[in-house]
């Protein structure tokens, strides 16, 4: 100073007049007084709960879904933290759908000789038999998987020795496979012995494994008033040794006395709750790397119900041009004029994922340049 990575904060503030909506007090009542009033994502509705119903439950299978490497946190979870592994980058960091291919079944297109038990098209090497002057060349048998093509991978890799030519044939290291040892809670690093060894990929194919989940939702549900028709027709099951009870079968205790399934056809769609004191905010002090727990002191910070929170004006602040000044030419400072622009609106409530966002601001911490 120029380029990045990571985390964080804010996205108007204060008066004043008018105006809406809860509370609480005064008032018979109009209506006064006080006070509180949309977000960092309130959005997706992608997860996990809180509460709420199925009549009160219990155990086990099944379907169905869900997580996937270790340790922690949390009320939980697919979230958070932290650590190990692989991969991206120069870094700092970032990303992972991260258990199992000797349980099975399944796929590897084209290409290429060949893509699960193998293969041989160029080529190498040997011997034979034909041409030649001789070199070469054509052919048959056999050997071969080092060199070349092919592809996303071709049956370990480099090298060095041998071989007719070659190959783990053999040997060194690395890789692989089994034992044991150190190091840590562990995932996992490491290190040493022995073995020449083939045991391709894909499970975000289907599977196995291990672990968790009952189902439906504030249009859940309570209550109080009122009304009507405690209606009807079809089919199934079943009648006490039976049937019903929010995935679905069994078994058990217990309530009930019919149930399921389709159409038809009347009644209310009123008012009140649910509806905000909470796994609650803020500051602070212990433990912890850390998410995070506890301890103390403080505070109440929205409840509509077709749906409030809003509009006028002035001031700061902010943004954008424009002149003047001062300097280090790109800042800093005064004026003066316009803007009021981002993404966006609670609807039961909470922790969390992702997704959007004008103009900014703070911290660390990387990489490169420059001067001292």
């Nucleotide at each position: 100073c120029c380029a990045g990575a990571u985390g964080a904060c804010a996205g108007g503030g204060c008066g004043a007049u008018c105006g809406c909506g809860g509370u609480g007090c005064g008032g018979c009542a109009a209506c006064g007084c006080a006070u509180c009033g949309a977000g960092g994502a309130a959005a997706g509705u992608c997860c996990g709960g809180g509460c709420u119903u199925c009549a009160c439950g219990a155990a086990g299978a099944c379907a169905g879904g869900g997580u996937g490497c270790c340790g922690g946190g949390u009320a939980a979870c697919g979230c958070c933290c932290g650590g190990c592994g692989a991969a991206a980058g120069c870094g700092a960091u970032u990303u992972c759908a991260g258990g199992g291919a000797a349980a099975g079944c399944g796929c590897c297109a084209c290409a290429g000789a060949a893509a699960g038990c193998a293969a041989a098209c160029c080529g190498c090497c040997a011997a034979g038999u034909c041409u030649u002057c001789a070199c070469a060349g054509a052919u048959u048998u056999g050997g071969u998987a080092a060199g070349g093509a092919u592809g996303a991978a071709a049956g370990g890799g480099u090298g060095c020795g041998g071989u007719a030519a070659g190959a783990g044939c053999g040997c060194a290291c690395c890789g692989c496979c089994u034992u044991c040892g150190c190091a840590g809670u562990a995932a996992u690093g490491u290190g040493a012995a022995g073995g020449g060894c083939a045991c391709g990929g894909c499970a975000a194919g289907c599977c196995c494994c291990a672990c968790c989940c009952g189902a439906a939702g504030c249009a859940a549900g309570a209550c109080c008033a009122a009304a009507u028709a405690g209606g009807g027709a079809u089919g199934g099951c079943a009648c006490a040794c039976g049937g019903c009870a929010u995935g679905u079968c069994u078994u058990u205790g217990c309530g009930c006395c019919g149930c399921c399934a389709u159409c038809c056809g009347g009644g209310u769609c009123g008012g009140u709750c649910g509806c905000g004191c909470g796994a609650g905010g803020u500051g602070u002090c212990u433990g912890g790397u850390a998410a995070c727990a506890g301890g103390c002191a403080u505070c109440c910070c929205a409840g509509a119900g077709g749906a409030a929170u809003g509009a006028u004006c002035g001031u700061c602040g902010c943004c954008u041009u424009u002149g003047a000044c001062g300097c280090u030419u790109g800042c800093g400072c005064c004026a003066a004029a316009g803007g009021a622009u981002a993404c966006a609106g609670a609807a039961c409530c909470c922790g969390g994922c992702u997704u959007a966002c004008a103009c900014g601001u703070c911290a660390u911490c990387u990489g490169g340049c420059c001067u001292u």

Notes
This is a predicted structure of a 372-nucleotide RNA (Bacterial RNase P class A) from Robiginitomaculum sp. It matches the Rfam family "Bacterial RNase P class A". It is annotated as a ribozyme.